[in-house]
The RNA shown here (c-di-GMP-I riboswitch aptamer) has 77 nucleotides. The sequence was found by an Rfam model in a public genome assembly. Its Rfam family is "c-di-GMP-I riboswitch aptamer". Gene Ontology term of the family: cyclic-di-GMP binding.
RNA sequence: CACCGAUAACGGCAAACUUAAUCGAAAGAUAAGGACGCAAAGCUAAAGGGCCUGUAAAAUGGCAGCCAGCUACCGAA
Numbered sequence: 001c002a003c004c005g006a007u008a009a010c011g012g013c014a015a016a017c018u019u020a021a022u023c024g025a026a027a028g029a030u031a032a033g034g035a036c037g038c039a040a041a042g043c044u045a046a047a048g049g050g051c052c053u054g055u056a057a058a059a060u061g062g063c064a065g066c067c068a069g070c071u072a073c074c075g076a077a
Stems, first nucleotide, its partner, number of pairs: 004075002012038002017033003021030003036065001042070003048067002050063003
């Protein structure tokens, strides 16, 4: 440096679901709670693929916890 990933260390994220809430046509997002999981569950969504919504048809709307791209902490075997 490239892999790899412990019953290691310091820490991190947060599915479903809930709401005397907010935005949105919807998908979905935000906040608080929650804890299924995650070694990239960090970032990237017209100009990689895929999926969802929507439509007579059509994304210019979404999803990064589907693959992908980029970057990164620790260091046993």